Molecule: SAM riboswitch aptamer (S box leader)
Organism: Rothia amarae
C1' cells in the first nucleotide's frame, strides 16, 4: 500500500511530561476524564503472529504436523473493535509487490 490470509468474548500497570476533551467514522446507547483522561515517554508485564533454537510424531529425504520456551522482529495492557445498527469498515501479525 490498491491486494491476499489469519486474528479481533481470555490475559497483562505503575512512574514522569503535557493539558482537553477520549474511547476509528456516522447515528443512538453506555463509559473514561481537571483526583488529570486521551497522548508521548521511561521500566514493568501479557500474549505467542513472524524469526530462533529446543522436544515429540511422520518421511530414505526435502519437508511436514504437534508440542514447550520467551532470546529477536512486531503488536497489546479500562468497558468483547465499549453496545446497536450503517459504511468502497477498522486494527494487528503474516505473504506478496
Nucleotide at each position: 500500500u490498491a491486494u491476499c490470509u489469519a486474528u479481533c468474548a481470555a490475559g497483562a500497570g505503575c512512574g514522569g511530561c503535557c493539558g482537553a476533551g477520549a474511547g476509528a467514522u456516522c447515528u443512538g446507547g453506555c463509559u473514561c476524564u481537571a483526583c488529570g483522561a486521551c497522548g508521548c515517554u521511561g521500566c514493568a508485564g501479557c500474549a505467542a503472529c513472524c524469526u530462533c533454537g529446543c522436544c515429540c510424531g511422520a518421511g530414505c529425504a526435502a519437508u511436514c504436523g504437534g508440542g514447550a520456551g520467551a532470546a529477536g522482529g512486531u503488536g497489546c495492557u479500562c468497558c468483547c473493535g465499549c453496545c446497536a445498527g450503517g459504511a468502497c469498515c477498522g486494527a494487528u501479525a503474516g505473504a506478496a509487490g